[in-house]
A computed fold for a 1482-nucleotide RNA from a metagenome, annotated as small-subunit ribosomal RNA.
The sequence is in RNAcentral, with records from SILVA.
It matches the Rfam family "Bacterial small subunit ribosomal RNA".
RNA sequence: AGAGUUUGAUCCUGGCUCAGAUUGAACGCUGGCGGCAUGCCCUACACAUGCAAGUCGAACGGCAGCACGGGGGCAACCCUGGUGGCGAGUGGCGAACGGGUGAGUAAUGCAUCGGAAUGUACCCAGUAGUGGGGGAUAACUAGUCGAAAGACUAGCUAAUACCGCAUACGCACUACGGUGGAAAGCGGGGGAUCGCAAGACCUCGCGCUAUUGGAGCAGCCGAUGUCCGAUUAGGUAGUUGGUGGGGUAAUGGCCUACCAAGCCCGCGAUCGGUAACUGGUCUGAGAGGACGACCAGUCACACUGGGACUGAGACACGGCCCAGACUCCUACGGGAGGCAGCAGUGGGGAAUUUUGGACAAUGGGCGCAAGCCUGAUCCAGCAAUGCCGCGUGUGUGAAGAAGGCCUUCGGGUUGUAAAGCACUUUUGGCAGGAAAGAAAUAGUGCGUGCUAAUACCAUGCGCGAAUGACGGUACCUGCAGAAUAAGCACCGGCUAACUACGUGCCAGCAGCCGCGGUAAUACGUAGGGUGCGAGCGUUAAUCGGAAUUACUGGGCGUAAAGCGUGCGCAGGCGGCUUUGUAAGACGGAUGUGAAAGCCCCGGGCUCAACCUGGGAAGUGCAUUCGUGACUGCAAGGCUAGAGUGUGUCAGAGGGAGGUGGAAUUCCGCGUGUAGCAGUGAAAUGCGUAGAGAUGCGGAGGAACACCGAUGGCGAAGGCAGCCUCCUGGGAUAACACUGACGCUCAGGCACGAAAGCGUGGGGAGCAAACAGGAUUAGAUACCCUGGUAGUCCACGCCCUAAACGAUGUCAACUAGUUGUCGGGGAUUCAUUUCCUUGGUAACGCAGCUAACGCGUGAAGUUGACCGCCUGGGGAGUACGGCCGCAAGGUUAAAACUCAAAGGAAUUGACGGGGACCCGCACAAGCGGUGGAUGAUGUGGAUUAAUUCGAUUCAACGCGAAGAACCUUACCUGGGUUUGACAUGCACGUAGUAGGGAUCCGAAAGGUGACCGACCCGUAAGGGAGCGUGCACAGGUGCUGCAUGGCUGUCGUCAGCUCGUGUCGUGAGAUGUUGGGUUAAGUCCCGCAACGAGCGCAACCCCUGUUGCUAGUUACAUGUGUCUAGCGAGACUGCCGGAGUCAAACCGGAGGAAGGCGGGGAUGACGUCAAGUCAGCAUGGCCUUUAUGCCCAGGGCUACACACACGCUACAAUGGCCAGUACAAUGGGUUGCCAAGUCGCGAGGCGGAGCUAAUCCCAUCAAAGCUGGUCUCAGUUCGGAUUGCAGGCUGCAACUCGCCUGCAUGAAGUCGGAGUUGCUAGUAACCGCGCGUCAGCCAUAGUGCGGUGAAUACGUUCCCGGGCCUUGUACACACCGCCCGUCACGUCAUGGGAGCUGGUAACACCUGAAGUUGGUUUGCGAACCGUAAGGACGCGGCUGCCUAGGGUGGGACUGGUGACUGGGACGAAGUCGUAACAAGGUA
Repeated sequence: AGAGUUUGAUCCUGGCUCAGAUUGAACGCUGGCGGCAUGCCCUACACAUGCAAGUCGAACGGCAGCACGGGGGCAACCCUGGUGGCGAGUGGCGAACGGGUGAGUAAUGCAUCGGAAUGUACCCAGUAGUGGGGGAUAACUAGUCGAAAGACUAGCUAAUACCGCAUACGCACUACGGUGGAAAGCGGGGGAUCGCAAGACCUCGCGCUAUUGGAGCAGCCGAUGUCCGAUUAGGUAGUUGGUGGGGUAAUGGCCUACCAAGCCCGCGAUCGGUAACUGGUCUGAGAGGACGACCAGUCACACUGGGACUGAGACACGGCCCAGACUCCUACGGGAGGCAGCAGUGGGGAAUUUUGGACAAUGGGCGCAAGCCUGAUCCAGCAAUGCCGCGUGUGUGAAGAAGGCCUUCGGGUUGUAAAGCACUUUUGGCAGGAAAGAAAUAGUGCGUGCUAAUACCAUGCGCGAAUGACGGUACCUGCAGAAUAAGCACCGGCUAACUACGUGCCAGCAGCCGCGGUAAUACGUAGGGUGCGAGCGUUAAUCGGAAUUACUGGGCGUAAAGCGUGCGCAGGCGGCUUUGUAAGACGGAUGUGAAAGCCCCGGGCUCAACCUGGGAAGUGCAUUCGUGACUGCAAGGCUAGAGUGUGUCAGAGGGAGGUGGAAUUCCGCGUGUAGCAGUGAAAUGCGUAGAGAUGCGGAGGAACACCGAUGGCGAAGGCAGCCUCCUGGGAUAACACUGACGCUCAGGCACGAAAGCGUGGGGAGCAAACAGGAUUAGAUACCCUGGUAGUCCACGCCCUAAACGAUGUCAACUAGUUGUCGGGGAUUCAUUUCCUUGGUAACGCAGCUAACGCGUGAAGUUGACCGCCUGGGGAGUACGGCCGCAAGGUUAAAACUCAAAGGAAUUGACGGGGACCCGCACAAGCGGUGGAUGAUGUGGAUUAAUUCGAUUCAACGCGAAGAACCUUACCUGGGUUUGACAUGCACGUAGUAGGGAUCCGAAAGGUGACCGACCCGUAAGGGAGCGUGCACAGGUGCUGCAUGGCUGUCGUCAGCUCGUGUCGUGAGAUGUUGGGUUAAGUCCCGCAACGAGCGCAACCCCUGUUGCUAGUUACAUGUGUCUAGCGAGACUGCCGGAGUCAAACCGGAGGAAGGCGGGGAUGACGUCAAGUCAGCAUGGCCUUUAUGCCCAGGGCUACACACACGCUACAAUGGCCAGUACAAUGGGUUGCCAAGUCGCGAGGCGGAGCUAAUCCCAUCAAAGCUGGUCUCAGUUCGGAUUGCAGGCUGCAACUCGCCUGCAUGAAGUCGGAGUUGCUAGUAACCGCGCGUCAGCCAUAGUGCGGUGAAUACGUUCCCGGGCCUUGUACACACCGCCCGUCACGUCAUGGGAGCUGGUAACACCUGAAGUUGGUUUGCGAACCGUAAGGACGCGGCUGCCUAGGGUGGGACUGGUGACUGGGACGAAGUCGUAACAAGGUA
């Protein structure tokens, strides 16, 4: 630091996804040790049990229990507070800390910085004091009630408990005269004095009282900062302020009475949702973003809600009272409880530990202290939860072992890996040793202070006993022994790492793209490899990458995105200059920014993690001093911005009124007669009741031809005959004036095409809806005939448009050229030219842009302000609000779903787009086919089998250039298993190999009399043969979609490419396009191209003319014909024309042939997964007593039917008979076969000749020609079919051959829609040969010659093709893509009669506990009073407030709901064809 994914490819936009780091994690597999950390994130759910806050006898009365002492008693035992001590109790201090949790809380909180009107137990410092009295009460005793919890009555008693009195430096109050208010004792020591003693007394210590100050702590106030929602816009009555009073430690509406009407809010009040906040943590380059476990600071809470009491401090986690829910006990009367302390339990959950040890250390409470308490804390246990460290061995070791896997069978790999040999011992095991964490307080010695004191006490310095949960732990040493210790994920790309087998769109994988349909590096397994390693993966989550919310650091013409336009308050921004000020800004200093953390430098654990010392940082806030450039503020000046005045000018700018002509329609009258109108063609419609046409007159409404224009005006929408009135804006010229008055603009206001709505008019034409006629498969359309709203006017609404320049407004700057509309100046003979200014257009430099394009009228370079965007769909939809009469508008989501959606440009392909060109493509012709019979092939159906393949052109007389057996692959049946065939190995065989009578059998095969060998040899043997066995053979079995090779086709069409250069970010372009020309990318010219290759052409063969040479088997000899070889000839070479002076074309001459002379061979890059595994070859799969091999018979030849190629015909251009003429190519020894002869004939006999220019097929032909006959008919046409008799081939003609003779004599009388061949020696007609082959189903195929036409105006149309261009939403490329309804399934969601919860308010009723007020009904020791009584306190009753409860109507919100609406997604459903090409109506 980037990568994958939209496309055929490209660039861009844009989303999705990945690689990193991290975690209080969880899950899967695995697991050796240690250190340091961490460990209920969910149910603030409910909790059994134990523990978590006590302590003080030096405050007190005392003595339940224990120990000691004393006394009594024989003893049991009893007594004794005397001592150590101490349960319960009074009293003091603590319990408000420590520990837990994060429910609530968006500010009563927190963070930072300030402030004034406060309190404070314990602690520190100072000052002053601590005198003298009184009355109670718990404990206890006795009794009563109760199940218990507990309570009550009577009696006794103490205090550092309680209450007066005295005193009052300071303190408080004050009317400034004064008034008021305290205290408590306890312990240690002691010389003198007193006392019986206790003690007094003195002193010290602790305590107490009053007060001042401090420290720390706590309370209060202010400023700034602190999440989301405007689909929450107004909120507020103690509300805001004042005065008096109350209340508090203290300010304050904190509370109350009265007065005033304020206060908060677009800089977001109020309301709703969510949330403890911070230091910090994670991530990031940073800025940011997310988070707030552990540790530290603050806050809040303690079953839920309310309340106060006590106290220095609480409205109190382990206190109290009340209400509520829940749990437990109960004798049913009544009671008890609160783990969000530590453990632990249940439950929930993916998920989070032991009912451990110790107060040894640190800290806390109490205490004079010893000490006690302390689930704070320190330790241990559990958990790979994280971080860090260590180990699972080290060296050597090639026969590269065995085994595994792969293999091209050679080998490779696992792999120095193992084994083996040598060594080490961390860790673990056993044994031994063994720390630090501990020093204080005690005690003691010497000083110092206090003191009368060498007591005591306090304190300083020495000495110094004791004290360890962890734990015999860390650490050290010894012993034995490689011994105790490796897994997990991945291996298609991203992303490091590949093979085999299995599977066969199945099973499965997947983070994205995507793998899997028989050769899967993507599934599963194995081998191998890669990565990390006591862990590794997965899942979840955060940041990053993401510049994908852009402050740093993005955009808005076409990708998402400029409001339809203007005016304009707030807000933001603002010209030149002077002075002041100092808010911003900048600089210095000071305070603060807790510690921990991060960073730097050190130190300590063997290192590290971790711990620790110091520093830096903490970008912040506050205070203060300074500066005066810039911004602000204040005051003054200026004129360049802006505006005003004056002159001139252009204009469909707006409003109102008037007026004009043309045209349409209608009405009246006249002329006039049969049509008019309409369309692709028609019809509906109008017309003999007189239309249309034409003339005249009239009515009415709407719109304004020509001028008229990328002309003008306006903010936009928009504005058009002419005239008048009213009115807005603009331009220009020169001066004068004002003096920044400006720009932009959220909310707001106004305007705003068409359609639409309301009321009232108007209505000629046009025309939604509607009707009719056509078209069509349908046609609720397009076309036609009609036609109502509407279009017009007035007034009022609506408020949207592709309201577009898809480009917000304003200002400045940055090359030009040309046109045009306004104004001005100069100039000219000239409205001629030049300059300037404001608009409006076309090009274009720089620059910008993804490209297209923009380019002084910017999309360039900048500034100011506003609006808007953040993947596609869902959706501009739902709900809610606002507006509207309605239609609807505006504001505006989510669930769910996809991996794209999109922009620009490129190459193709396509178009019922365009231009050009070609082809038997059409047209012009000639002949067929489609109808018939039969032949052949195919489909279908049939069959035991009818073997297989070929299927538009480019399958179908095709593979097959020959199916009776064979062929043959198919079927039935019979046999066979190393095999019909090849190679190797082992063993065996010797009358062996081979031949083969007989018998069985359908044959194959079996049997096997009889006959009977060979080659080499160094003479040992070897080879060959046969048999048995093992390797293997064999397969026309599958896959042509695994392949080679070959072939078809577009197409003998003129195309297809490359190198270098240039252009473009790039795909690509250029060249190859353009102008001509050609059969041709053929050639020429031009050109950022210049060249080249594969194709074209030529070179090759045949043919036409001719020369030469040679010539057998040729004609009868020579020439010649002929045969076969070598040459010549034709090249637009010559002439003319027009053409660009070119290429080429047209015409002509000459010539056998003329513009490629004719024909063939020759087939570019590629396309069709075209055809062929059955021609051959071949990977993989399958089969191996069978899917191989052999054999007989059958089948491939079947037959209601359909199609295709051809044959023969339907007749007179003919049939038949007779006569007669002329070819060429070929073939032949298993052959062609002559003469002769027999037969009507097929053919037989015969055997000459010929290995072929010699002989034969074959005198070779037929059509033709000549003559005759038939005379238009199912015929003397046609020949199918059938019968009989024959011939030939062949083992064999039944299934199933061909031919001959005689007889028979079917359909058919020229063929519907359609379709096909051919442009000259061609079509048509005629016969002949050959291959295959025993024969032949050949009418096929392939050659040969004979006779020998017609027509082509032309390129509009059909088909195919080429080049250029254009559009495209296509790229599997139009047989493309794609839309909507309907049907089915799934999912989320809106509405919905309702139903059911929740939340917070409001109104009224009720109202516990409690504070406070009232009352004076009851009770009461201290004080006053002799007393009655009073003061005061407690109880009772009661008022206000109030939790909770109840009732009520609304608000907001969740769940659910018959039915219903649309949406999304699903396999190849249904109907159409809307869009993309002019998409067939743009």
Model confidence (mean pLDDT): 85 of 100.